This is a predicted structure of a 399-nucleotide RNA (Bacterial RNase P class A) from Actibacterium sp. 188UL27-1.
The source organism's lineage runs through Bacteria, Pseudomonadati, Pseudomonadota, Roseobacteraceae and Actibacterium.
The sequence was found by an Rfam model in a public genome assembly.
Its mean pLDDT, the model's own confidence on a scale to 100, is 77.
RNA sequence: GCGGAUGGCUGGAUGACCGCUUUCGGCGGGGCUUGCCCCACCUGAGAGGAAAGUCCGGACUCCCUGAAGCAACGGUGCCGGGUAACGCCCGGGCGGGGCAACCCGACGGAAAGCGCCACAGAAAACAAACCGCCUUCGCCAGCCGCGUGCGGCAAACGGGGGUAAGGAUGAAACGGUGGAGUAAGAGCCCACCGCGGGGCUGGCAACAGCACCGGCAUGGCAAGCCCCACCGGGAGCAAUGCCAAAUAGGAACCGCGUGGCGCCCCGGCGUCGGGGUCGCUUCAACCCCAGCAGGUUCGGGUUGGCAGCUAGAGUGUGUCGGCAACGGCACGCCCAGAGGAAUGGUCAUCCACGGGGGACACCCCGGGACAGAAUCCGGCUUACAGGCUAUCCGCGCGA
Numbered sequence: 001g002c003g004g005a006u007g008g009c010u011g012g013a014u015g016a017c018c019g020c021u022u023u024c025g026g027c028g029g030g031g032c033u034u035g036c037c038c039c040a041c042c043u044g045a046g047a048g049g050a051a052a053g054u055c056c057g058g059a060c061u062c063c064c065u066g067a068a069g070c071a072a073c074g075g076u077g078c079c080g081g082g083u084a085a086c087g088c089c090c091g092g093g094c095g096g097g098g099c100a101a102c103c104c105g106a107c108g109g110a111a112a113g114c115g116c117c118a119c120a121g122a123a124a125a126c127a128a129a130c131c132g133c134c135u136u137c138g139c140c141a142g143c144c145g146c147g148u149g150c151g152g153c154a155a156a157c158g159g160g161g162g163u164a165a166g167g168a169u170g171a172a173a174c175g176g177u178g179g180a181g182u183a184a185g186a187g188c189c190c191a192c193c194g195c196g197g198g199g200c201u202g203g204c205a206a207c208a209g210c211a212c213c214g215g216c217a218u219g220g221c222a223a224g225c226c227c228c229a230c231c232g233g234g235a236g237c238a239a240u241g242c243c244a245a246a247u248a249g250g251a252a253c254c255g256c257g258u259g260g261c262g263c264c265c266c267g268g269c270g271u272c273g274g275g276g277u278c279g280c281u282u283c284a285a286c287c288c289c290a291g292c293a294g295g296u297u298c299g300g301g302u303u304g305g306c307a308g309c310u311a312g313a314g315u316g317u318g319u320c321g322g323c324a325a326c327g328g329c330a331c332g333c334c335c336a337g338a339g340g341a342a343u344g345g346u347c348a349u350c351c352a353c354g355g356g357g358g359a360c361a362c363c364c365c366g367g368g369a370c371a372g373a374a375u376c377c378g379g380c381u382u383a384c385a386g387g388c389u390a391u392c393c394g395c396g397c398g399a
Stems, first nucleotide, its partner, number of pairs: 001395010012350007020046003025042002028039004048370001052381002055379005060236004065284006073232005078092005093107001094105004108227002113225002115221003130167002132163007142153005175193005195214003199210004240307004250298005259272006273289005314333008351368001353366005
């Protein structure tokens, strides 16, 4: 100097004028039911790093009569830590990509079972031979020798046996490389690697390393069903509470059993029994015993007002502990709360950036990304013009 990787910050500034929201605070006026409401002025504050997606986790609210357990359904999936919690974050292990810095991982189990692996290929889960190699037999063109009808060799073709080293197919072919051995081959045998077994060492662990023994036999997919471990009730601020108001005190269907005993006397009381409380079981509590308690389905009214509504698992600085995520302590700070939805508009100057002119000063033109709170918080994912900055890796050059 160039290229790359990881992290942080910012994402226009200033002034003037006008306008909007907030009762948090101050001051004044009015109304009046003395508790509030209305009006005006002043100070302070007023849309994000993602407010987006609605993908996770919660706070909070209500529901299921209460408690416990189970089922169904769903989620996560290496180890250790952090956190209110998580599918998140930090550190580590293993695997993959990259020269590297770094990045990615749906990362428990294939010997519990079921299922799938197209086409090609001989063969795709327990095998198998298309080409080929070796051997033997048959047949015989032909060749050689010689004593001229004898001996030997033998292509091509066909049959039998052996083989899975070489070649072909494929994403993947029942271990790989080298050697020895064989008729030709093969873990048949040997060395190393790989695989399996238990042992030792290091580590909290996931795992790593070492030596020994051994058959030298064992595909993939579980982001296919499944098995295992752990976690989870449902719905959501359109939750929910209050006020006012309105309608249809709506309709259909289901509802086993409808009993026994005792006492008083035409009926009632008590007890046992039976039924019910919306996935199942147990216990409790409560309700009902007649068209009952309840259950299933359909339909109608309420579209108004007030609250919920912002001081928090908040934030800044320093310090201590920790590799870190993060946590403790001390001292500060208060940073939107609208209600169909405020947070804006105009002017001027400057600035980051781009283009043109110019010797320079400078001049002219353009122009600043993604994007708007709605109960709140912790994450993840996606979008983002321009600018600043820290550390690391690679290449080249110079001293």